[in-house]
Large-subunit ribosomal RNA, domain II from Nitrospira sp., 692 nucleotides, folded computationally. Rfam family: Bacterial large subunit ribosomal RNA. The coordinates come from a structure-prediction model, not an experiment, and the mean pLDDT is 85. RNAcentral holds the full RNA, with entries from ENA. NCBI's taxonomy places the organism under Bacteria, Pseudomonadati, Nitrospiria, Nitrospirales, Nitrospira.
Context: one part of a larger RNA
RNA sequence: GCCUGCGAGUUACUGUAUGCAGCAAGGUUAAGGAAUUAAGUUCCGGAGCCGAAGCGAAAGCGAGUCUGAAUAGGGCGUUUUGAGUUGCAUGCUUUAGACCCGAAGUUGAGUGAUCUAGCCUUGGUCAGGAUGAAGUGGCGGUAACACGCCAUGGAGGUCCGAACUCGUGAAUGUUGAAAAAUUCUGAGAUGAACUGAGGCUGGGGGUGAAAGGCCAAUCAAACUCAGCGAUAGCUGGUUCUCCUCGAAAUGUAUUUAGGUACAGGGUUCGAUGUUUAAUUAUGGGGGUAGAGCGCUGUUUGGGCUAGGGGCCUUACCCGGUUACCAAACCCAGGCAAACUACGAAUACCAUAAUUUUAGAGUCGAGCACUGAGUCAGUGGGUGAUAACGUUCAUUGGCGAGAGGGAAACAACCCGGAUCGACAGCUAAGGUUCCUAAAUCUAUGCUAAGUGAUAAAGGAUGUCUGGUCGCACAGACAAUUAGGAGGUUGGCUUAGAAGCAGCCACCCUUUAAAGAGUGCGUAAUAGCUCACUAAUCGAGCGAUUGGGCGCCGAAAAUGUACGGAUCUAAGUGUAGUACCGAAGCUUCGGGCGGGGCGAAUCGAGAGAUUCGCCUUGCGGUAGAGGAGCGUUCCUACAGCGGCGAAGGUAUAGCGAGAGCAGUGCUGGAGCGGUAGGAAGUGAGAAUGCAGGC
Numbered sequence: 001g002c003c004u005g006c007g008a009g010u011u012a013c014u015g016u017a018u019g020c021a022g023c024a025a026g027g028u029u030a031a032g033g034a035a036u037u038a039a040g041u042u043c044c045g046g047a048g049c050c051g052a053a054g055c056g057a058a059a060g061c062g063a064g065u066c067u068g069a070a071u072a073g074g075g076c077g078u079u080u081u082g083a084g085u086u087g088c089a090u091g092c093u094u095u096a097g098a099c100c101c102g103a104a105g106u107u108g109a110g111u112g113a114u115c116u117a118g119c120c121u122u123g124g125u126c127a128g129g130a131u132g133a134a135g136u137g138g139c140g141g142u143a144a145c146a147c148g149c150c151a152u153g154g155a156g157g158u159c160c161g162a163a164c165u166c167g168u169g170a171a172u173g174u175u176g177a178a179a180a181a182u183u184c185u186g187a188g189a190u191g192a193a194c195u196g197a198g199g200c201u202g203g204g205g206g207u208g209a210a211a212g213g214c215c216a217a218u219c220a221a222a223c224u225c226a227g228c229g230a231u232a233g234c235u236g237g238u239u240c241u242c243c244u245c246g247a248a249a250u251g252u253a254u255u256u257a258g259g260u261a262c263a264g265g266g267u268u269c270g271a272u273g274u275u276u277a278a279u280u281a282u283g284g285g286g287g288u289a290g291a292g293c294g295c296u297g298u299u300u301g302g303g304c305u306a307g308g309g310g311c312c313u314u315a316c317c318c319g320g321u322u323a324c325c326a327a328a329c330c331c332a333g334g335c336a337a338a339c340u341a342c343g344a345a346u347a348c349c350a351u352a353a354u355u356u357u358a359g360a361g362u363c364g365a366g367c368a369c370u371g372a373g374u375c376a377g378u379g380g381g382u383g384a385u386a387a388c389g390u391u392c393a394u395u396g397g398c399g400a401g402a403g404g405g406a407a408a409c410a411a412c413c414c415g416g417a418u419c420g421a422c423a424g425c426u427a428a429g430g431u432u433c434c435u436a437a438a439u440c441u442a443u444g445c446u447a448a449g450u451g452a453u454a455a456a457g458g459a460u461g462u463c464u465g466g467u468c469g470c471a472c473a474g475a476c477a478a479u480u481a482g483g484a485g486g487u488u489g490g491c492u493u494a495g496a497a498g499c500a501g502c503c504a505c506c507c508u509u510u511a512a513a514g515a516g517u518g519c520g521u522a523a524u525a526g527c528u529c530a531c532u533a534a535u536c537g538a539g540c541g542a543u544u545g546g547g548c549g550c551c552g553a554a555a556a557u558g559u560a561c562g563g564a565u566c567u568a569a570g571u572g573u574a575g576u577a578c579c580g581a582a583g584c585u586u587c588g589g590g591c592g593g594g595g596c597g598a599a600u601c602g603a604g605a606g607a608u609u610c611g612c613c614u615u616g617c618g619g620u621a622g623a624g625g626a627g628c629g630u631u632c633c634u635a636c637a638g639c640g641g642c643g644a645a646g647g648u649a650u651a652g653c654g655a656g657a658g659c660a661g662u663g664c665u666g667g668a669g670c671g672g673u674a675g676g677a678a679g680u681g682a683g684a685a686u687g688c689a690g691g692c
Stems, first nucleotide, its partner, number of pairs: 001692006011096002015092009026050003032044005054061002064076004099237002102234001106227006117201009126191001128160003131156001135152006164188003169184004203219001205215003240627006250263005264370002266367007274358001275360001277355008290342001291340002296336008305326001307325002309322004373398010403414003418589004423585003429579003432564003438576001440575006451566001457551002461548010478535005484508003489503003514529001518527002590617012628681001630678007638670002646665005652659002
């Protein structure tokens, strides 16, 4: 891991609601007893309980009572508005382990020192080599010591190194050979050494050269059993089918924030019966968007003018001036969530009419679940007008929603799946091929493979408009020629001659020619432009909009619009056809709600069946309803050696859980109908047991 089996809302009591049944102003027995029994059943038993009356703290009074001085007022009752009680079943609840499994822990009583820690008693072990303490002897030496040398001697938690003990570093091993090892390497190795045997210390206790170490592969409190089914607002799991409806992730509070209570939203039953919803009309309040600047603030320019600063003047007091700062005021122009002399659209409230009858509204009762939300559009806060960010409001979706489109893609677009069909029409989106349908029609644009992503900014890309100017009295471009004189204008300057800079920018000759557009020179010179003529012969130039393109443009395996590819199969406008979904239609079937009719049953209420009309049938949590199947029991009727259950094969029936028939196998019990009672349904719980 698979298979088989086992595996989770039970039982008693309490209360409450619903259904059914009995009796009813009453209902009912409990313990116990008697009779008869296989279990059990029947009868007796009225103690007690609930109801028929309440009010008061109570005494108590009583259709009233309490408060009160009260005959007042008020509170709670009576009446109008009159039903309970007992049993059974079901939902929920109380107390119990209370749907099942699951802690870490806590307390008690015991069991452990054959592992390990320390200690006690008694034993054992340590190859070999090295070093050479004290002491002693001899010699030297001293006044005598001291001291030195040579021997001897054999000390040491001494040295090297086996056994032995340990475990430094590395590799291997890591479902190991091994739940701690192997190999190489390493430390101690006469000592606080190592070790055998026997014994002692026990769990808040021991032992510890101290690491919270060790106390039997377990230690910040061992192990076993018991209290014990501890508790678990936590995690996981919770077993057959079909039908109807169908949420929430919000508010308030919380030692509360992943829990709970009440409210909100769901469902079922009852009551009410249009009260609901939409649209229109009418009547309302508002201070948002916008707007505005009178108010509160803020702000730009100008004017005017207190005050201040600078400058001048001044012995002082004065005074003058100001392209300085600036209050108030005036003019012009802005800004505001916490500004408003204004002010919508929506939304909301009310009334009326119309349409609609919705699984509408409201009330009561039973039962829940939810109280982690999420994305998108819109209006805001916060953040950086960041985030698949966060937090509100509002709408839609997902959640709980399948189908088609967006290549793929909970949330986007289209559209809400009762079932079947080898029928049709459409939506979004598409129609060259992959790939269903146009290589469709008309007319533009694009040349960038733009068509897949981006800005400021840049550009004789190209198409199409507007405005202005020049032009057959000849424009624009090109070519030829001219482009002069006063004059080297004045100043400045070393120089300044059109062309460093400052000022001025005239006059003349002319077809035209600037006191000069640029290059150039030290300054001149030189080249050129403006301007003019000739040649040529028809449009040219400037500016400003719009469309589509270009540059700006860098990312990691390999091109990258989904791909192939395409000059349309790109893109704008207009149009026609087609494809395209579980949408709509057609045909057939099933089921739910409402209405009508008929038949049957019934005293009636009503129930069942059939037919017609109408409307509906996505669905998580959850509520409600109807069924299938398993085991056992009762009653009735049955099957079985001419073959039960079980197994196996099979093209039958049923909407499904499921139920038959037949063959083979098997070899002795088992169904049906109507009821009853439950150890009643398995795929999940790192479920339990067994097998493989």